[in-house]
């Protein structure tokens, strides 16, 4: 420099191809249960989907610059 993979609540990850109220496990809080923890039972609270522009009646999803992070190559 040129390839590929990947950024989505704190953490790990699905949804993107097919565009239409953004989800799943752990955690965190709070309530039940227990003499009390733990475990389980409920319920809640965090996300402007790396940015930035376009298409669209709508965009995490289609289009383009671009900025991280990974591995292959020279």
């Nucleotide at each position: 420099c040129g390839c590929g993979g990947g950024g989505u609540g704190g953490a790990g990850c699905a949804g993107c191809c097919u565009g239409g109220u953004a989800g799943c496990u752990c955690g965190c809080a709070a309530g039940g249960c227990u003499c009390a923890u733990a475990a389980c039972c409920u319920u809640g609270a965090g996300g402007u989907c790396g940015u930035c522009c376009g298409u669209u009646c709508g965009a995490a999803u289609c289009g383009g610059a671009c900025c991280c992070c990974c591995g292959c190559u020279a």
Predicted 3D model of a 74-nucleotide RNA (transfer RNA) from a Candidatus Omnitrophota bacterium.
It matches the Rfam family "tRNA". Its family is annotated with triplet codon-amino acid adaptor activity in the Gene Ontology. By type it is a transfer RNA.
Its mean pLDDT, the model's own confidence on a scale to 100, is 84.
It was read from a public genome assembly.